[in-house]
Predicted 3D model of a 501-nucleotide part of an RNA (small-subunit ribosomal RNA, 5' domain) from an uncultured bacterium. The RNAcentral record of the full RNA draws on ENA and SILVA.

Context: one part of a larger RNA
C1' cells in the first nucleotide's frame, strides 16, 4: 500500500458497505412451506326466516365463516455451508447422427361411455405413549377397463436424398398398441395426444488447473471384443463369455494441500498473492448406506436401515437433527437482535379475493471499513499571569489567552413533512428534507522527537531500572531509561501485531 482482522490509548455526528476466517462442535425456545372449498364427501359458526311454546330455550329452512380427511400444485426454488473433491469438479471451446424437460408459448386433434375401491365417518379394540387392528358406509379433477386412434409408439416394406464410421432424414403401404376429468358466479378456468419453440438439464471430447521421486512402477472389471440386461440417453454402467491389454520420467500410481472462477490485493509492467462480502457452477445437510414419490431429488426443515449422540418411558416401545434466521453452551486474539413488515422486489398455491414468504425491504448493535463533516471565524502586545528554562539580560509556551466584533455547520428543542406508491396499499418513519429558536455554548486524541526519519531541552536514574525494527543505548553531565516543559506527524482517530505484494 492492502486487510472480513485482533490488541492499546481515546470517542462528536452522518452516509455507504461489512461483521464465527476458530469446533462440518453441541444445541433450549420460536419462526423460516405452503395453499386450493371454483377437484370431492363430509363439518357446521355468525347472521336470516318460521314453528312450538316453560318468554328464554327446542325444532325445521336458508346461509354458508370454520376445521381434519380425499385429491392437485409447489415442498428439487428461494436460503445455508466449504466437510470432501486434484476431478470433465471448475474454466474455457466444441460436439450429441447417443439424449430428457412440470409450469410457459404457438399449432393441430379430441374430450365418448362404463366399473369397482379407499380415507374422513361410525362401532369395537389394543397401546404409557408414538401410533395402530376390525367390521360397516361413502364421494371426487383419487383409481381401474372399454370405444375412439395420427403427423405418437414397435414391426414389415417401396422409393429418394444426405452425411460423420456406427448410419441419418423424407415420402408412401399393411398391420399391431395407446388417451382423457371436470369445476363455475357462464366470463372463463381447466383434461388428453401430437407437433414446435423457449428455458431448465444430462452427457462425451480438446486446452487449461498446486506440492513432493526422501513416492517408479501402477492395474482383473483392469483394457478391448461379442451378446444380452440397464438408462431419458452413450458407454464395463452391470453381467456372461472371449482375447492380454491399458497407464506410465512429456511423471503414472502414492503422498500432502485445496471447492473453481467472473474477481480482489499489490505491481510501471510482466509476474506475485487470494477467491470475504457480491454473481456463475459444483459438493455437502448428525455419520455412512439406500431406494421411494415425481417433469425434476437418490431429496436441509420427506422415508427406511446401520453408528454415534441427546431426550421421554408405565421398560414393551418411542422422538429428535440450528453448515435456514434470531439465540445458548463451547472453542477463541476475535465477529451482531430470541427486532419491525410484507409497502416494494421476487417465489408458491389460487379464477379470484386472498394466504405464506427469518427471500426480501428495513430498523438495531460494533470506529470493522471508505468517505463527508464538525469541535469556530476576524481583530487582539501591557508580548498578561503561569509554566519550562536561563549566562538571571533574558528566550520560550504565544496572537496562544483574556478582551472586541461576529457566525451558526453538526449536536439540542420546537413546527411542517415526502419521494419510494400515476387508483387504494408505507414496516422504514414524524425518518430524509425544509423552516423557526438559542448559544461559542455539548465535541482531540494517539505516536514519535539518537541516525535511518520530520522534530530538543530540563530533572531523576546510574550497565540498576529500563528502550530497542535495524544500528544500537544506559557503568554521575543520557536530545536513545523514566517524567516534565516545547517541537513533529497523523487526526475521530492514533500507534501495535499478524499476513500478502
Nucleotide at each position: 500500500g492492502a486487510c472480513g482482522a485482533a490488541c492499546g490509548c481515546u470517542u462528536g455526528c452522518g452516509g455507504c458497505g461489512c461483521g464465527c476466517c476458530u469446533a462440518a462442535c453441541a444445541c433450549a425456545u420460536g419462526c423460516a412451506a405452503g395453499u386450493c372449498g371454483a377437484a370431492c364427501g363430509g363439518u357446521g359458526a355468525a347472521g336470516a326466516g318460521g314453528a312450538g311454546c316453560u318468554u328464554g330455550c327446542u325444532c325445521c329452512u336458508c346461509g354458508g365463516a370454520u376445521c381434519a380427511g380425499u385429491g392437485g400444485c409447489g415442498g428439487a426454488c428461494g436460503g445455508g455451508u466449504g466437510a470432501g473433491u486434484a476431478a470433465c469438479a471448475c474454466g474455457u471451446g466444441a460436439g450429441c447422427a447417443a439424449c430428457c424437460u412440470g409450469c410457459c408459448u404457438u399449432u393441430c386433434a379430441g374430450u365418448g361411455g362404463g366399473g369397482g375401491a379407499c380415507a374422513a365417518c361410525a362401532g369395537u379394540c389394543g397401546g404409557a405413549a408414538a401410533c395402530g387392528a376390525c367390521u360397516g358406509c361413502u364421494a371426487a379433477u383419487a383409481c381401474c377397463g372399454c370405444a375412439u386412434a395420427a403427423c405418437g409408439u414397435g414391426c414389415u416394406u417401396a422409393a429418394g436424398a444426405g452425411g460423420c464410421a456406427u448410419c441419418u432424414c423424407u415420402u408412401g403401404a399393411g398391420u399391431a398398441c395407446c388417451a382423457a376429468a371436470g369445476a363455475u358466479u357462464u366470463a372463463u378456468c381447466g383434461c388428453u395426444g401430437a407437433a414446435a419453440g423457449a428455458u431448465g438439464g444430462g452427457c462425451u471430447c480438446g486446452c487449461g488447473u498446486c506440492u513432493g521421486a526422501u513416492u517408479a512402477g501402477a492395474u482383473a472389471g483392469u483394457u478391448g471384443g461379442u451378446g444380452a440386461g440397464g438408462u431419458a440417453a452413450c458407454g464395463g454402467c452391470c453381467c456372461a463369455c472371449c482375447a492380454a491389454g491399458u497407464c506410465g520420467a512429456c511423471g503414472a500410481u502414492c503422498a500432502g494441500u485445496a471447492g473453481c472462477c467472473g474477481g480482489a490485493c499489490u505491481g510501471a509492467g510482466a509476474g506475485g498473492u487470494u477467491g470475504a462480502u457480491c454473481g456463475g457452477c459444483c459438493a455437502c445437510a448428525u455419520u455412512g448406506g439406500g431406494a421411494c414419490u415425481g417433469a425434476g431429488a437418490c431429496a436441509c426443515g420427506g422415508c427406511c436401515c446401520a453408528g454415534a449422540c441427546u431426550c421421554c418411558u408405565a421398560c414393551g416401545g418411542g422422538a429428535g437433527g440450528c453448515a435456514g434466521c434470531a439465540g445458548u453452551g463451547g472453542g477463541g486474539a476475535a465477529u451482531a437482535u430470541u427486532g419491525g413488515a410484507c409497502a416494494a422486489u421476487g417465489g408458491g398455491g389460487g379464477a379470484a379475493a386472498c394466504c405464506c414468504u427469518u427471500a426480501u425491504c428495513c430498523a438495531g448493535c460494533g470506529a470493522c471499513g471508505c468517505c463527508g463533516c464538525g469541535u469556530g471565524a476576524g481583530g487582539g502586545a501591557a508580548g498578561a499571569a503561569g509554566g519550562u528554562u536561563u549566562u538571571c539580560g533574558g528566550a520560550u509556551u504565544g496572537u496562544a489567552a483574556a478582551c472586541c466584533u461576529c457566525u451558526g455547520u453538526c449536536a439540542g428543542c420546537g413546527g411542517g413533512g415526502a419521494c419510494g406508491a400515476u387508483a387504494a396499499u408505507g414496516a422504514c418513519g414524524g425518518u430524509a428534507c425544509c423552516c423557526g429558536c438559542g448559544g461559542a455554548g455539548g465535541a482531540a486524541g494517539c505516536c514519535a522527537c539518537g541516525g535511518c526519519u520530520a522534530a530538543c531541552u530540563a530533572c531523576g536514574u546510574g550497565c540498576c531500572a529500563g528502550c530497542a525494527g535495524c544500528c544500537g543505548c544506559g557503568g554521575u553531565a543520557a536530545u536513545a531509561c523514566g517524567u516534565a516543559g516545547g517541537u513533529g506527524g497523523c487526526a475521530a482517530g492514533c500507534g501495535u501485531u499478524g499476513u500478502c505484494c
About this RNA
Its mean pLDDT, the model's own confidence on a scale to 100, is 86.